RNA sequence: CUCUUAUCCAGAGAAGCUGAGGGACCGACCCGAUGAAGCUUCGGCAACCAAACGAAAGUUCAGGUGCCAAAUUCGGCAAAUAGGAAUGACACAGUCAUUCGUAUCUGGAAGAUGAGAG
Repeated sequence: CUCUUAUCCAGAGAAGCUGAGGGACCGACCCGAUGAAGCUUCGGCAACCAAACGAAAGUUCAGGUGCCAAAUUCGGCAAAUAGGAAUGACACAGUCAUUCGUAUCUGGAAGAUGAGAG
């Protein structure tokens, strides 16, 4: 780096160095000199793998990872449903069609992390 698979609305920050960016990408919206990102130290969360127990379900533990603003910050693609807008047609207090956009919801894509394989 690629593939397979599981999870992603919960949870958990202080100090030091340093000094302007960061939230993967795009759009939006946020965070940031009352200190971003990065590095170091200490702390914490969780429980994927490991370990112990168990017939199993599972329980315990915290060794290997991971993580510690906001749901993976929200959306991106498609469908369904409900309003709305525009245009057009007709049998015009209305009906229908097309398109656009909004909300909800479902699925997907992409990403992240674990485990396994190459």